[in-house]
RNA sequence: UGGGUCGGCAAGACGGUCGCGUCGCAUUCCGGGCCCGAGAGGGCGCGGAAAGCGCCGAGGAACGUCCGGGCUCCGCAGAGCAGGGCGGUGGGUAACACCCACCCGGGGUAACCCGCGAGAAAGUGCAACAGAAAGCAGACCGCCACGGACUUCGGUUCGGGGUAAGGGUGAAACGGUGGUGUAAGAGACCACCAGCGGCCCGCGUGAUCGGGUCGGCUAGGUAAACCUCGCCAGGAGCAAGGUCAGACAGGAAGCGUUACGGGCUGCUCGCCUAGCUUCCGGGUAGACCGCUAGAGGUGUGCGGCAACGUACAUCGUAGAUAGAUGGCCGUCGAUGGUGUCGUUCCCGCAAGGGGGCGCACCGGGACAGAACCCGGCGUACUAGCCGGCCCAUUCA
Repeated sequence: UGGGUCGGCAAGACGGUCGCGUCGCAUUCCGGGCCCGAGAGGGCGCGGAAAGCGCCGAGGAACGUCCGGGCUCCGCAGAGCAGGGCGGUGGGUAACACCCACCCGGGGUAACCCGCGAGAAAGUGCAACAGAAAGCAGACCGCCACGGACUUCGGUUCGGGGUAAGGGUGAAACGGUGGUGUAAGAGACCACCAGCGGCCCGCGUGAUCGGGUCGGCUAGGUAAACCUCGCCAGGAGCAAGGUCAGACAGGAAGCGUUACGGGCUGCUCGCCUAGCUUCCGGGUAGACCGCUAGAGGUGUGCGGCAACGUACAUCGUAGAUAGAUGGCCGUCGAUGGUGUCGUUCCCGCAAGGGGGCGCACCGGGACAGAACCCGGCGUACUAGCCGGCCCAUUCA
C1' cells in the first nucleotide's frame, strides 16, 4: 500500500421562529364545600377552563412480540399423566432458547467463522432420480470352471451354475492397501492402516484427549419423523389488579296528601293511584392509583482468561391515552462529485497523462417512534469515523 476479518463510536451542531405534551408558578373566570356574620358580605380550601411564564420531553433498534424474568390476580395437601420446552462440558445470571471460556465436528493459507452439537449396536418408519440391485442388498457388463452344439482347432454359441476382484449408475453399492488362497473370487485367511465396542493406565473439575490390551472383521443416513434418556416449568396477563364514583329508563322500602277523576264489585265501607327521601339500577360510564429509581447509568479500585461479581464515588424529570416529543428558515458540517480555475510534484523527446494542496460550485442522514418495567434474541437501516488482528506486496 492492497485485500480480509473482528470489535467499538456516532445516529448531525448552533441560532431564530411557529407549534405539541407532562409538571411547576402566578393571574382571570366558572362550579361545589367549610367557617364567621342578623344581614350585606368576608375568609379558607378543592376542582375545572383560558391565555402567560419557566423546566423537561424517544431509540439503537423505542420495531417484531420470539424467549426469559420482575410485578399483579386466580389456583394449589402431596405426587403424577397428557401436551410443551431445553439438550457437548464448565461457568455467569433474577432467569433464559442469552452470554463467556473450553471440547468435538466442518470451512478458511490465516485472522476468524459456522453448528437448534443427547441417543440411529432399544424398536418402528422414511429416502426423488439414475441403476441389474438401496437396507438380514445385488449378477447388467465382465471373470471362471462344467455340459451340449459348431469349428478354419485360435475359438464361437447355448444351457444351468460359481463369483462382489474389475466396469458402469448413484449423495450413498456393506472397511482400505498388499499378500496367501482359488477354476475365478471372497476377512475365507494373514500383515499393516482406518474405524467401532469392552477393560485398564495417565493429564484434566469436566466434555474430551493421549496410550495399552482384548474382541468381532466393519457397524450407511435421517430423531427440525415417531420414539428413548436426562433436565425445566401451575394458569392468565397492566384491557393484570385496586380506589373513588355519575346520569337515564325501570324497580323496592319508608314518610306522607285526600279536592276531582279512575280502578278493585252493581251499591256502601275500605284499599290503591299525587309528592318527598333513601336504596337498587352499578361498583357500569368516567376519573384516579398502578406509572416509572430500576436486577439503573458512568468512573475508579479489587477478584476473575472472560462473561460477570464486588466496594466506593458520582449522575438523574418522557409518562401520553387516540396517544405529545414536530414543521420552516439561516449559518456551519466529515467525506464525496464536478472544474477551458490556480499552484506544485512525478512520468514522457514531445503531444500529453497522473497525483497533492488551494479555490469555486453541487450535494450533504437512513431505519424507524415509547404505552407496566427490565435482560436477551431476531429483523430493518445511514453521510460516516476509529481501533485490534491476519494474509500478500514493497522499502529500510
A computed fold for a 396-nucleotide RNA from Lacisediminihabitans profunda, annotated as Bacterial RNase P class A. Model confidence (mean pLDDT): 75 of 100. The organism belongs to Lacisediminihabitans, within Bacteria. Rfam family: Bacterial RNase P class A. Rfam's curators write: Ribonuclease P (RNase P) is a ubiquitous endoribonuclease, found in archaea, bacteria and eukarya as well as chloroplasts and mitochondria.